[in-house]
RNA sequence: UAAAACUAAAUAACUGAUUGUCGUAUAUCCUUGGGAAUAAGGCCCAAAAGUCUCUACCAGAGCACCGUAAAUGCUUUGACUACGAUGAAUGGAACACUUCUU
Numbered sequence: 001u002a003a004a005a006c007u008a009a010a011u012a013a014c015u016g017a018u019u020g021u022c023g024u025a026u027a028u029c030c031u032u033g034g035g036a037a038u039a040a041g042g043c044c045c046a047a048a049a050g051u052c053u054c055u056a057c058c059a060g061a062g063c064a065c066c067g068u069a070a071a072u073g074c075u076u077u078g079a080c081u082a083c084g085a086u087g088a089a090u091g092g093a094a095c096a097c098u099u100c101u102u
Base pairs, nucleotide, nucleotide: 014092015091016090018088019087020086021085022084023083024082025081026056031047032046033045034044035043041066042065050057058078059077060076061075062074063073064072
């Protein structure tokens, strides 16, 4: 001086679909119309309202209540959707370094 191996450090900008968690919205809530069932029943359809908001506005379980009438109530568990944040795994792009070729 060169090469190899090993080790350490530095640099690099964003982004797609998927998925977990959290936050915000909304309380899966509220108000009506029409129809239906009746203690082995307690539903169906439609509208409005609520969200700086598209969509959704139900399901399961338990308990009560209604003595046959037209009306359900309480408790509990569960999300979906929109937006934002963060994580995971997997890609794209870009950058850095190295190698090879010219």